[in-house]
The RNA shown here (c-di-GMP-I-GGC riboswitch aptamer) has 75 nucleotides and comes from Desulfamplus magnetovallimortis. Of the family's consensus pairs, 95% are formed in the model. The RNAcentral record of the sequence draws on Rfam and Ribocentre. The coordinates come from a structure-prediction model, not an experiment, and the mean pLDDT is 80. The organism belongs to Desulfamplus, within Bacteria.
RNA sequence: UAAGAAAAAGCCAAACCUGUUGAGAAGCAGGGACGGAAAGCUACGGGUCUUAAUGAGAUAGCCGAGUUGCACAUU
Numbered sequence: 001u002a003a004g005a006a007a008a009a010g011c012c013a014a015a016c017c018u019g020u021u022g023a024g025a026a027g028c029a030g031g032g033a034c035g036g037a038a039a040g041c042u043a044c045g046g047g048u049c050u051u052a053a054u055g056a057g058a059u060a061g062c063c064g065a066g067u068u069g070c071a072c073a074u075u
Base pairs, nucleotide, nucleotide: 002075003074004072011036012035016031017030018029019028020027021026034061040067041066042065044064045063046062047059048058049057050056051055
């Protein structure tokens, strides 16, 4: 430097419910945990979704890419 098992501490939080914002996909807050080792961040490429449709948006918990990062046996 690369790969990476198990465990501990801590972290995030799907569906669903409530409130709120939005035309919508969805966002945010609280509850709640299906899961997660980048489920941290960035819409750069592809995908999916919305639409007042060719324009503008949503999704980083769809994949890839970029970037930062905790613990640790072993190789």